Predicted 3D model of an 81-nucleotide RNA (c-di-GMP-I riboswitch aptamer) from an Anaerolineales bacterium. Its Rfam family is "c-di-GMP-I riboswitch aptamer". From the family's description: GEMM was predicted in a large-scale screen for bacterial structured RNA regulatory elements. The model forms 100% of the base pairs in the Rfam consensus. NCBI's taxonomy places the organism under Bacteria, Bacillati, Chloroflexota, Anaerolineae, Anaerolineales.
RNA sequence: UCAUCGAAAAGGCAAACCCGUCGCGAGGCGGGGACGCAAAGUCAUGGAUCCCGCCACUGGCGGGACCGCCAGACCGCCGAA
Numbered sequence: 001u002c003a004u005c006g007a008a009a010a011g012g013c014a015a016a017c018c019c020g021u022c023g024c025g026a027g028g029c030g031g032g033g034a035c036g037c038a039a040a041g042u043c044a045u046g047g048a049u050c051c052c053g054c055c056a057c058u059g060g061c062g063g064g065a066c067c068g069c070c071a072g073a074c075c076g077c078c079g080a081a
Base pairs, nucleotide, nucleotide: 005079006078012037013036017032018031019030020029021028022027035068041074042073043072045071046070047069049065050064051063052062053061054060055059
């Protein structure tokens, strides 16, 4: 110095649930709270899942949600064995 690696320390994120708020909804945001996370950082690009509408239906089409489901792309902290 590097990473198909992940010990330690520092720092970071924050599931369920509760409160407030926005949304028809999936869900978003803020506060509390920690199950977990070395990409639980970013991007809905492919698939999965979920919501709404339409067609008039073993399903299809359109719009949306979710990256803490799986891939992909980009970027990135620390440095023992």